[in-house]
Molecule: FMN riboswitch aptamer (RFN element)
Organism: Actinomycetales bacterium
RNA sequence: ACGUUGUUCCGGGGGUCGGUGUAAAUCCGAACCGGCGGUAAAGUCCGCGACCCGUUCACAUCCAGUGAGCGGUUGAUUUGGUUAGUUUCCAAAACCGACAGUUAAAGUCUGGAUAAAGGGACAAGGA
Numbered sequence: 001a002c003g004u005u006g007u008u009c010c011g012g013g014g015g016u017c018g019g020u021g022u023a024a025a026u027c028c029g030a031a032c033c034g035g036c037g038g039u040a041a042a043g044u045c046c047g048c049g050a051c052c053c054g055u056u057c058a059c060a061u062c063c064a065g066u067g068a069g070c071g072g073u074u075g076a077u078u079u080g081g082u083u084a085g086u087u088u089c090c091a092a093a094a095c096c097g098a099c100a101g102u103u104a105a106a107g108u109c110u111g112g113a114u115a116a117a118g119g120g121a122c123a124a125g126g127a
Base pairs, nucleotide, nucleotide: 002126004124005123006122007121008120009119010118016030017029018028019027031108032107033097034096035048036047037046038045043095044094052072053071054070055069056068057067058066059065077093078092079091080090081089099111100110101109
């Protein structure tokens, strides 16, 4: 160095102006934002996570519930240029955004979330 185990820390951004209205940061016009790993630097490629559904096990007499695991579902890009190589860079034009809540429909407000993917540091023993 490598992988293993443990501890600990970090770990999601964005609503401004105008219009309508009893009421909208939710509608309309313009605005703004982009988690994690991989790969030529990626919201749109491949994969992961939050949400949701199913299921197994544990606790519980049962239900409800809680915890752990497994499976499934889940959005969106093209053209030109550069290059050995780019749906990742440069130029231009597009597109997308879970669930619950709300005087009125939410990527941007509030909430589950003091969560998670994952990343850093330290320690231990191994070879």